[in-house]
């Protein structure tokens, strides 16, 4: 060409149309220690703001919908198959 399957924070990875990002590794602060490991505690998407807060964010663009990571459409990567 033609089928399929997938894209989610620094990684990995969950999320029945209904709190987006559980749970894990990594960051970074503390606690334990003569000192570190190792363990435990909290914080860890991004803009604006001193700060209470307020905006945005699921590859991109659009549609449904009171509500989309999720349901339909097209695009674009990237993975299997098939010719």
């Nucleotide at each position: 060409g033609c089928c399929g399957g997938c894209g989610u924070g620094u990684c990995g990875g969950a999320a029945u149309g209904g709190c987006a990002g559980a749970c894990g590794a990594g960051g970074c602060a503390g606690a334990c220690u003569c000192a570190a490991a190792a363990u435990c505690u909290g914080c860890u998407g991004u803009c604006a703001g001193c700060a209470a807060u307020g905006g945005c964010g699921u590859g991109c663009g659009g549609g449904u919908u009171c509500a989309a990571g999720u349901c339909c459409c097209g695009c674009c990567g990237c993975c299997g198959g098939c010719a």
Notes
Transfer RNA from a Lachnospiraceae bacterium, 83 nucleotides, folded computationally. The organism belongs to Lachnospiraceae, within Bacteria. Rfam family: tRNA. Gene Ontology term of the family: triplet codon-amino acid adaptor activity. It was read from a public genome assembly.